[in-house]
This record gives sequence, structure tokens and C1' cells, in this order.
RNA sequence: GGAUUGAUAGCUCAGUCGGUUAGAGCACCCGCCUGAUAAGCGGGAGGUCGGUGGUUCGAGUCCACUUCAAUCCACCA
Repeated sequence: GGAUUGAUAGCUCAGUCGGUUAGAGCACCCGCCUGAUAAGCGGGAGGUCGGUGGUUCGAGUCCACUUCAAUCCACCA
């Protein structure tokens, strides 16, 4: 330098052919339960989907550029 894959909540990850509420588990907060703790049960907060732009009535999803990470290939000495 080239190619491929990935980036979504604090963490690990889903998200269908583009269709309208952006989700799950763990963690966190509140309550119930307990002598107390854990477990269990109920409820809550937490995101604009790596960034910018574009297409579209509508984009996490499609397109372009770009950042970061991993893998492979090439080059250099």
C1' cells in the first nucleotide's frame, strides 16, 4: 500500500426484504421479600447505532468518504 470482517446502553450481544416505540442478558437505582445478606419478584434510569455527507415518503439496515480494531496479502532492508 491492497483486500476482508467488525464498531448498537457501563459490559457481552441481537436487530428479518429499509417500514415508524431501537431491544435482551449482566451490571446500576428504587420497592417487595429476609433477623440480615444473597437469591427471587416488581418497577426505573441509561442510546440517537464510530464520524460526516448522500439516496429515500422513510436508514441501525442502502451508497460515498473517513476514524479505530482484528485477520490475510504485497512491498521495503